[in-house]
Molecule: c-di-GMP-I riboswitch aptamer
Organism: unclassified sequences
Order: sequence, then structure tokens, then C1' cells
RNA sequence: ACUGCUAAAUGCAAACAACUCGAAAGGAUCGGACGCAAAGUUACUGAUCCCGCUUCAAUCGAGGGAGAGUAGAACUACCGAG
Repeated sequence: ACUGCUAAAUGCAAACAACUCGAAAGGAUCGGACGCAAAGUUACUGAUCCCGCUUCAAUCGAGGGAGAGUAGAACUACCGAG
């Protein structure tokens, strides 16, 4: 540096519920565990979701927002068979 067989010491927390913020997607806190070897951090690229603008209308287009547990990528990290 790659890597995750077997452990050990840890960590995180889906759905759902309460409560709260938001126009919405969705977020915070608390309970709760489906799971996760980066389910730590980053919105850089693609996909997805929300919004209103344009337009007679629709499509297309440009724009704003969300999400890291959607796929990549970047940075950091415990242990130790190979």
C1' cells in the first nucleotide's frame, strides 16, 4: 500500500413512533434496530426525488433545493489472517 478469513475492542443506525423545521423532496432531536468494514467526511460526475420559471398548453430547456444507507470519485480511519 492492497485487502477483509478468523477474531477482539469499538462505532453507526433502516423501517416505524413521538416531537419539531420546511412549500415540497427532505432535515434536526429522542426512542428503536433492518442492516453496515468505512452506513466516517465531502454535493465533484451520473442517476433519482422536490420546486417554481419559460410556453396558449404540453414537451424541451435553463435555474434553485434534497439526498452520502443510489452508482462512481476524493480525503481520513480501528484491528490484523493473507